[in-house]
RNA sequence: UCUGAAAAAUGGCAAACCUAAUCGAAAGAUAGGGACGCAAAGCCACGGACCUAAUGCAAAUCUUUGCAAUGGCAGCCGGGUUACCGAG
Repeated sequence: UCUGAAAAAUGGCAAACCUAAUCGAAAGAUAGGGACGCAAAGCCACGGACCUAAUGCAAAUCUUUGCAAUGGCAGCCGGGUUACCGAG
């Protein structure tokens, strides 16, 4: 210098929930509070799963039902990419 498991240490992120005269049709996101947890719970929507259904299409007992992402989700999984400490 490179690789790197365990323990420890320095720290990091932030679920549910609450608030917002916030954005959005919604899912959800953003900000603040708050910690369930996470060794990538950092980033990326490439693949699958899942969530929503405004525009659209179809049906109907007449304004209800169904289908479907171009919307979302990285704390669902896979994949890509970056990264702290570090025995032998």

This is a predicted structure of an 88-nucleotide RNA (c-di-GMP-I riboswitch aptamer) from Halalkalibacter nanhaiisediminis. The RNAcentral record of the sequence draws on Rfam. It matches the Rfam family "c-di-GMP-I riboswitch aptamer". Rfam describes the family as follows. GEMM was predicted in a large-scale screen for bacterial structured RNA regulatory elements. Its family is annotated with cyclic-di-GMP binding in the Gene Ontology.